[in-house]
The prediction has a mean pLDDT of 82.
Transfer RNA from Candidatus Endomicrobiellum neotermitis, 71 nucleotides, folded computationally.
Rfam family: tRNA. Rfam classes the family as a transfer RNA.
Lineage of the source: Bacteria > Pseudomonadati > Elusimicrobiota > Endomicrobiaceae > Candidatus Endomicrobiellum.
């Protein structure tokens, strides 16, 4: 060098055009003599530029990261 796959919350990870939900994780408050567990509430995310479109995490380009195959 060529090819392919992935990229969504501090972490796992849903979601095939109509403003993205979950569990943990933090924090607050109730619980308790205290700690732990438990309710309950509230932050926090669509890798990064363009394009298509009335509307993009979903389609299309390049680009960066990570994996994998060829050479």
């Nucleotide at each position: 060098g060529c090819g392919g796959g992935u990229g969504u919350a501090g972490u796992u990870u849903a979601g095939u055009g109509g403003u993205a939900g979950a569990a943990u994780a933090c924090u607050a408050g109730c619980u308790u003599c205290c700690c732990a567990a438990g309710c309950u509430a509230a932050u926090g995310a669509u890798g990064u530029g363009g394009g298509u479109u009335c509307g993009a995490u979903u389609c299309c380009c390049a680009u960066c990261g990570c994996c994998c195959g060829c050479u």

It was read from a public genome assembly.